Record summary
This is a predicted structure of a 74-nucleotide RNA (transfer RNA) from Parcubacteria group bacterium GW2011_GWA2_36_10. The organism belongs to Bacteria candidate phyla, within Bacteria. It matches the Rfam family "tRNA". By type it is a transfer RNA.
RNA sequence: GGGCAUAUAGCUCAGUCGGUUAGAGCACCACUCUUAUAAAGUGGGGGUCGACGGUUCAAGUCCGUCUAUGCCCA
Numbered sequence: 001g002g003g004c005a006u007a008u009a010g011c012u013c014a015g016u017c018g019g020u021u022a023g024a025g026c027a028c029c030a031c032u033c034u035u036a037u038a039a040a041g042u043g044g045g046g047g048u049c050g051a052c053g054g055u056u057c058a059a060g061u062c063c064g065u066c067u068a069u070g071c072c073c074a
Base pairs, nucleotide, nucleotide: 001073002072003071004070005069006068007067010026011025012024013023019057028044029043030042031041032040050066051065052064053063054062
């Protein structure tokens, strides 16, 4: 330098043919339970979906450029 893949909650990840509530598990907070802790149960908080543009009535999803990480080739 060229190609491919990935980027969604603190972490690991889903998200269908583009369709309207952005989710799960773990973690965190509160409560119940316990002498207390842990475990278990119930409830809650937390996201401009990597960045900037574009297409569309509508974008996490499609298109372009860029950034970061990983892999391959030279």